[in-house]
RNA sequence: AUGUUAUCAAGAAAGGCCGAGGGAUUAGACCCUAUGACGCCUUAGCAACCCUUUCUCAGGAAAGAAGGUGCUACAUUCUACAACAGUUCUGAAAAAUCAGAAUUGACGAUAGAUAACGA
Numbered sequence: 001a002u003g004u005u006a007u008c009a010a011g012a013a014a015g016g017c018c019g020a021g022g023g024a025u026u027a028g029a030c031c032c033u034a035u036g037a038c039g040c041c042u043u044a045g046c047a048a049c050c051c052u053u054u055c056u057c058a059g060g061a062a063a064g065a066a067g068g069u070g071c072u073a074c075a076u077u078c079u080a081c082a083a084c085a086g087u088u089c090u091g092a093a094a095a096a097u098c099a100g101a102a103u104u105g106a107c108g109a110u111a112g113a114u115a116a117c118g119a
Stems, first nucleotide, its partner, number of pairs: 003117006013043005021032003026080004044072003049068002051064005076111001081108001084105009
């Protein structure tokens, strides 16, 4: 590296250095950026995965924040894949209905990120 489990629309920024791209990857869209982004460092903060204390019907619940991580533009920025439902259009049909395309909604998967465990 691979793996297992959990979470991912909440929350939380100032200063210094640097100097051109950046928002993981591919494509499209949207956005941030010389009023200095991204990145690095310091300080501060957020959250509560590990952690601490108490209770417990042993599943968990409440409180906390010293320590190990993490995080502090935009939903993991949005879409892409599968199935379902709605709407519109096109075609077939006398109609019921069927097929295709676009779009919307909610859900799932894939990929990714983070934590804990394992190796």
Predicted 3D model of a 119-nucleotide RNA (SAM riboswitch aptamer (S box leader)) from Aequorivita antarctica. Its mean pLDDT, the model's own confidence on a scale to 100, is 81. The model forms 94% of the base pairs in the Rfam consensus. NCBI's taxonomy places the organism under Bacteria, Pseudomonadati, Flavobacteriales, Flavobacteriaceae, Aequorivita. It was read from a public genome assembly, where an Rfam model found it.